[in-house]
RNA sequence: GUUCCCGUUGCGGGAGAGCGCGUGCGCCGCACGCCGCCGAAGGCGCAAUUCACCCGGAAUCGCUCAGGCAAAAGGACCGCAACAGCCAG
Numbered sequence: 001g002u003u004c005c006c007g008u009u010g011c012g013g014g015a016g017a018g019c020g021c022g023u024g025c026g027c028c029g030c031a032c033g034c035c036g037c038c039g040a041a042g043g044c045g046c047a048a049u050u051c052a053c054c055c056g057g058a059a060u061c062g063c064u065c066a067g068g069c070a071a072a073a074g075g076a077c078c079g080c081a082a083c084a085g086c087c088a089g
Base pairs, nucleotide, nucleotide: 005085007083008082009081010080011079012078013077018035020034021033022032023031024030025029036069037068038067042065043063044062045061049057050056
C1' cells in the first nucleotide's frame, strides 16, 4: 500500500396478510376491546451430523410472544459507495 471477511453510515431495490367491526379521544391519526390473517425487524424451537460420551451447535424450516395486514414508516436479504477494524499473503 492492497484484497477478502466482519462492523457502521449513506443511496437504491425489497414480499406477505381485513382501508374489518365497536367504543372513546386531543379525530388525515391514536388508544382500547372483538373476530380473521401474515412472516422477511426482533425473539423462541428443531435434523442429519459433529463429539469417546454428555452438554452444545442452522436457516429463507417451524412457532407467532413481539411486530405487521390502504398510503407512510418499518422490513430479512441484495447491490454500490465511504469510513473503520482484524487476519493472511
Molecule: Glycine riboswitch aptamer
Organism: Thiobacillus sp.